[in-house]
Context: one part of a larger RNA
């Protein structure tokens, strides 16, 4: 000087930041990824409306036994709408958010190349196109078996769910031709016949809007190979058999011992292999003039993990945090057969520790997912709390007051000195309390929309009223005298102080430093 800091004293406010550095230690509870009905079909409830099965007043008639009437009751159908929560099916749960435990490595990262060896949903831009047909199944009845998770049989239907058929380019395969480039395998453009492979509707009265299918460019994301860089230990000198390389098959989006089978013996290394140790790397941030050192919290790329180890599946991407399967450990439930779970998401508990916060509000803003859209989700985010943990601003008053009051401490007893300090008296009104007004952020042709917030900021009142400590004063180092103890009790960063006048120990008065801080501790420079 700097710190995610801690401790010990102390503590008024207010912006802005930051806050588990250690157990990648276990977790109760509750949010942290859904959304679409304008892809579908079925069903609940409400309303509203058409028929209307059914009840059957009032007043009438009457031979008193009834009749016609028909207010109102409203099963049941069946349109419609609105609404509920499942299911089928489409896109999202590979983004966003944590963590850093592994990793010393072209399996990392950081920079500079490359792919004539590669993929890309959703989006932009162009071209082509959508014709006709089937079969099922979940929801749902009904029923079995289980404590329960679930599971199963058996009938029934839909669809942008599935599955042929047709059509068919310059797309995909194999044979061929021309031309051209060239970077070794080759690469690009035309062109020839032959094989393969598409599609799906939906809302709208309708215009037309959102979908589908296949192609070719873009973009955006990513996958792969090199080049240099990338700690420490030689008290680690050998190490290596899928090892190094070919040929051949496989396999992937794609090279590629990646993997296989054969063949060859090779490849690495004193320019430190290999083995041990340590460690996420970087833009950064610390210090320094600088070069260098150190560190890798907060923001930002990137990587890597998701109780432990392993595996694929679905998909444009995942070997997938809040998805599946499988083994363990662990913790719940159980009718003892069996099941259920994964906070290194936000909040929170416990545990460890010198130490690290609210089981808050809001989706108003930014951004994302879905949706034609209105919306709907969002502990990302954006605010609100708690910590002087940090940086920075402010405040605690200001002017005047000499009789240099009184008290304290010192005296050489005359005095000094604490001190313009206080008291008094004149003002202010930052803060603070109280009323009262009250934003910006809210965008688009207009209206509405705001968690923070009745904040923040104006204005009026009220009182100097509620607001200062700490650490030193022997030299380094800026600050002195008493008294008390006597190598005791102590102090100490380094000399070093105390053993009877201690400016170094204690207290006290005085003094000096910084100040809502101020010591010490630990660390780096």
């Nucleotide at each position: 000087g700097a710190c995610g800091a801690a401790c010990g004293c102390u503590g008024g406010c207010g912006g802005c930041g930051u806050g588990c550095u250690c157990c990648u230690c276990a977790c109760a509870u509750g949010c942290g990824c859904g959304u679409c009905u304008a892809a579908c079909g079925a069903g609940g409830a409400u309303c509203a409306g058409u028929u209307g099965a059914u009840u059957g007043a009032g007043a009438g008639c009457u031979u008193c036994c009834g009749c016609a009437g028909g207010a109102u009751u409203g099963a049941a159908c069946u349109u419609g709408a609105u609404u509920c929560g499942a299911g089928u099916g489409g896109c999202g749960g590979a983004c966003g958010g944590g963590u850093g435990a592994g990793u010393a490595a072209c399996u990392u990262c950081g920079u500079g190349a490359g792919c004539a060896a590669c993929c890309u949903g959703u989006c932009c831009c162009a071209g082509a196109c959508a014709g006709g047909g089937g079969g099922a199944u979940a929801a749902c009845a009904c029923u079995u078996g289980g404590a329960a998770a679930c599971a199963g049989g058996u009938g029934c239907u839909a669809a942008u769910a599935c599955c042929g058929c047709a059509u068919a380019a310059g797309a995909c395969c194999a044979c061929g031709g021309u031309a051209u480039c060239a970077c070794a395998u080759g690469g690009u453009a035309c062109u020839g016949g032959g094989g393969u492979a598409a599609a799906a509707g939906g809302u709208g009265u309708a215009a037309a809007c959102c979908g589908g299918u296949u192609u070719g460019g873009g973009g955006u994301g990513g996958g792969c190979u090199c080049g240099c860089g990338u700690c420490c230990g030689a008290u680690u000198a050998g190490a290596u058999a899928g090892u190094u390389g070919g040929u051949g098959a496989g396999g992937u989006a794609a090279c590629g011992g990646c993997c296989c089978a054969c063949c060859a013996a090779g490849u690495c290394a004193a320019c430190g292999a290999u083995c041990g140790g340590u460690a996420g790397c970087c833009g950064a941030c610390c210090u320094g003039a600088g070069a260098g050192g150190g560190u890798g919290a907060u923001c930002g790329g990137c990587c890597a993990c998701a109780u432990u180890g392993g595996a694929a599946c679905u998909g444009a991407g995942a070997g997938a945090c809040g998805g599946u399967c499988c083994a363990a450990a662990c913790u719940c439930c159980u009718a003892c057969g069996g099941g259920a779970g994964g906070c290194a998401g936000c909040a929170g508990u416990g545990g460890g520790g010198a130490a690290u916060a609210u089981u808050g509000g809001g989706c108003a803003a930014u951004g994302g997912g879905c949706g034609a859209a209105a919306g709907c989700c969002u502990g990302a985010c954006c605010c609100a709390g708690c910590a002087a943990c940090g940086c920075c601003g402010c405040g605690u008053g200001a002017g005047u007051g000499a009789u240099g009051a009184a008290g304290g401490c010192c005296u050489u007893c005359g005095g000094g000195u604490u001190g313009u300090a206080a008291a008094g008296c004149u003002c202010u009104g930052u803060u603070a309390u109280a009323g009262g007004g009250g934003a910006c952020g809210a965008a688009g042709g207009a209206a509405g929309u705001g968690a923070c917030g009745g904040u923040a900021c104006c204005c009026u009142a009220u009182a100097a009223g509620g607001a200062a400590g700490c650490c030193c004063c022997g030299g380094c180092u800026a600050a002195c005298u008493a008294c008390g103890u006597g190598c005791c009790a102590g102090c100490a960063g380094c000399c070093g102080c105390g053993g009877u006048a201690a400016u170094a120990c204690g207290u006290a008065g005085g003094g000096g430093g910084c100040g809502a801080g101020c010591g010490u501790u630990g660390u780096c420079c």
A computed fold for a 525-nucleotide part of an RNA from an uncultured bacterium, annotated as small-subunit ribosomal RNA, 5' domain. It matches the Rfam family "Bacterial small subunit ribosomal RNA".